This is a predicted structure of a 104-nucleotide RNA (SAM riboswitch aptamer (S box leader)) from Agathobaculum faecis.
Its mean pLDDT, the model's own confidence on a scale to 100, is 83.
[in-house]
Parts: sequence; structure tokens; C1' cells
RNA sequence: UCCUUAUCGAGAGCGGUGGAGGGAACGGCCCUGUGAAACCCGGCAACCUGCGCAAAUCCAUGCGUAAGGUGCCAAAUCCGGCGUAUGAACACGAAAGAUGAGGG
Repeated sequence: UCCUUAUCGAGAGCGGUGGAGGGAACGGCCCUGUGAAACCCGGCAACCUGCGCAAAUCCAUGCGUAAGGUGCCAAAUCCGGCGUAUGAACACGAAAGAUGAGGG
């Protein structure tokens, strides 16, 4: 970098350092000196591994746990673009993206 697959309306700090950006890109709309990014600490969750339970063993499955690997901690993936589809609104789906697991 590409492919497959699952998930994406829940949850998570009145902490320290730091000092102007951030919310993927574009268009919006927002957040931010009442302190952005980043780092540390803290936390959330339970995708993978481990461990425990479901009479004994193995596999599968379910439930639990949170030790290890990730991930995440404003707003639905903040909203939209394409389609159903029409004038608008609402809704659903797709695309794109993110994350895990597996593979080339």
C1' cells in the first nucleotide's frame, strides 16, 4: 500500500507539561487563551490473545475478567456530497473514512 470481514447514536478527567491550533480531505458548521495539537498520567470499551465458569478432556459457542496487543475519551463517523427521489423536510441505503481481525 492492496484485498476480505466485523463494527461505527453507548462509554470515558474541574489532572500535569505545553503554548495555537483542531474536528481525515472538500463544502459547511463547530471546538479552542474559560487553553488547540502533542506528550505524560488517568479513564472508557471489550476487537484479538490470555485466564475463569458452563459436570471431566478437545473443539465450537455463550457469559465473565481486564493481565497482554490494539483502539478510543466534543457534537451520530459533527453534518453534507451519490441513490431511493420527487420542490423541501424526515428516513433508509451506498460511497468515502476510522478501528479490529485475517490475508497478499
The organism belongs to Agathobaculum, within Bacteria.